[in-house]
Context: one part of a larger RNA
RNA sequence: GAACUAACGCUGGUGGCGUGUCUUAGUCAUGCAAGUCGUACGAGAAAGCUCUCUUCGGAGGGUGAGUAGAGUGGCGAACGGGUGAGUAACGCGUGGGUAACUUGCCUUUGAGUUGGGAAUAACAUCCCUAACGGGGUGCUAAUACCGAAUGAUAAGGCGCAGUGAUGCCGCGCUCUCAAAGAUGGCCUCUGUUGCAUGCUGUUGCUUGAAGAUGAGCCCGCGGCCUAUUAGCUUGUUGGUGGGGUAAUGGCCUACCAAGGCAACGAUGGGUAGCCGGCCUGAGAGGGUGGACGGUCACACUGGAACUGAGACAAGGUCCAGUCUCCUACGGGAGCCAGCAGUCUAGAAAUUUGCACAAUCGUCGAAAGACGGAUGCAGCGACGCCACGUGGAGGAUGAAGCCUUUCGGGGUGUAAACUCCUGUCAGAAGGGAAGAAGAGGCGUAAGUUAAUAGCUUUCGUCCUUUGACGGUACCUUCAGAGGAAGCUCCGGCUAACUACGUGCCAGCAGCCGCGGUAAUACGUAGGGAGCGAGCGUUGUUC
Numbered sequence: 001g002a003a004c005u006a007a008c009g010c011u012g013g014u015g016g017c018g019u020g021u022c023u024u025a026g027u028c029a030u031g032c033a034a035g036u037c038g039u040a041c042g043a044g045a046a047a048g049c050u051c052u053c054u055u056c057g058g059a060g061g062g063u064g065a066g067u068a069g070a071g072u073g074g075c076g077a078a079c080g081g082g083u084g085a086g087u088a089a090c091g092c093g094u095g096g097g098u099a100a101c102u103u104g105c106c107u108u109u110g111a112g113u114u115g116g117g118a119a120u121a122a123c124a125u126c127c128c129u130a131a132c133g134g135g136g137u138g139c140u141a142a143u144a145c146c147g148a149a150u151g152a153u154a155a156g157g158c159g160c161a162g163u164g165a166u167g168c169c170g171c172g173c174u175c176u177c178a179a180a181g182a183u184g185g186c187c188u189c190u191g192u193u194g195c196a197u198g199c200u201g202u203u204g205c206u207u208g209a210a211g212a213u214g215a216g217c218c219c220g221c222g223g224c225c226u227a228u229u230a231g232c233u234u235g236u237u238g239g240u241g242g243g244g245u246a247a248u249g250g251c252c253u254a255c256c257a258a259g260g261c262a263a264c265g266a267u268g269g270g271u272a273g274c275c276g277g278c279c280u281g282a283g284a285g286g287g288u289g290g291a292c293g294g295u296c297a298c299a300c301u302g303g304a305a306c307u308g309a310g311a312c313a314a315g316g317u318c319c320a321g322u323c324u325c326c327u328a329c330g331g332g333a334g335c336c337a338g339c340a341g342u343c344u345a346g347a348a349a350u351u352u353g354c355a356c357a358a359u360c361g362u363c364g365a366a367a368g369a370c371g372g373a374u375g376c377a378g379c380g381a382c383g384c385c386a387c388g389u390g391g392a393g394g395a396u397g398a399a400g401c402c403u404u405u406c407g408g409g410g411u412g413u414a415a416a417c418u419c420c421u422g423u424c425a426g427a428a429g430g431g432a433a434g435a436a437g438a439g440g441c442g443u444a445a446g447u448u449a450a451u452a453g454c455u456u457u458c459g460u461c462c463u464u465u466g467a468c469g470g471u472a473c474c475u476u477c478a479g480a481g482g483a484a485g486c487u488c489c490g491g492c493u494a495a496c497u498a499c500g501u502g503c504c505a506g507c508a509g510c511c512g513c514g515g516u517a518a519u520a521c522g523u524a525g526g527g528a529g530c531g532a533g534c535g536u537u538g539u540u541c
Stems, first nucleotide, its partner, number of pairs: 001541004006537005013387006019380002021345001026343001028341001030340003035075003040072002048063006082298003092222007106211008114148001116146002123138006156174005162168001181203006224270003231261003236258008273295004277288004300321005323334004351377001353376003359373001360371004390420004400411004424482001426477005434468001437464003440460003444456004485530005490511003496525005506513002
């Protein structure tokens, strides 16, 4: 000099864009953060409104509505969001590889979707329990569950042949494994003229192939400190057989061999997530990994599997433990390193805000629903950038203050005064873009028996969608009015005098100042530098 997720002191006008627990991976009250589908399924309210009857108490019907809220089932919940504890490791970066391992949704392409069965939740009822919850009996449905049939180019087994080869490829035989419907329209017709068993559209389901995407695993190379750590290792190193996995492999196991690593630093100890980057520097290098992006790991602590295409699963399950809470003492409930917020710790870090309008994600045929992702707003000079706090004229030069050799000099065009301007803030009025879509109507094409329906194209601008926000922006009004400080002035280093003090009080980054004339302490006047900031401290180059 530059930089900072900074803090502290003094000061503080406006806006834009960023950014904000570096300590306690400490504890957490409260609310929200993952749902959705009625075009998979069985069921199914109430208030209100209204009609009838009425003994005026009420009763019944319709509507509300096949709506709400529960339940079965499907998909999602493995994403998105947080944190950096652990990890010195194929964890990361980079470049290769495959034991040719797997792949829900998606894209392209092929084949199929026949015919049956038995349950169960919801519900009803009974019982146990303080609660959480649980049990018995009875009823019912499905795209839930289970057989049967068919089915190959897929998987397994066997055989033959080629081959250096048990691999791989080819041929043959054999065995095993599927499925589910829903919904719109119609009468062309083979159908009971239809609430379908017919035709047709859309969508699903089963089974193959290919792709895309996303993972798993292996290897070369690369990146911390320590020798005041020198030897380490027995599933250890290798082989064979077997098991296991989607898959290679001591991954596991039995047997066999005795290996394997290490001064090119093994093993141990300490520290640490890694990278793109970021800071600094002419560069080489040094430092660093906050925000944003990629990746890994973790979810109160430790362990385990289940489901699933995918997890050994932050807002799932089970076991053990710590802590907190409830309890009828028998037993239960919980886990903010999601967004806000609390306490604690600390020099130190924000609102228990608004909205799904946009983007994106999940579900849904769609309309749409949900989303503390996200978009916005709030708070903080925490940072960067931009703007303002007025402009022009104005005296041989007011007053005050300071100084003086008492003549004067300085503050100083500074002020007053005159003439202007109108940024920002303030007031009044107008007022966006961000909106693409969606629905309706029409049109054409495709499908079809069809002018229906459905899909797509185009049109129409008919209806409708903005949290931010009456914000940005524009116009007008008034009026210099509301807006300047901080540090320094001995040298380094730009800037000097007076008074006070008298090795005292004090200053100080280094050298050093102060013991009676201190440009170095304190105050004043003056000056220098930067400026909504200026200094100090800390850290890095």
Description: A computed fold for a 541-nucleotide part of an RNA from an uncultured prokaryote, annotated as small-subunit ribosomal RNA, 5' domain.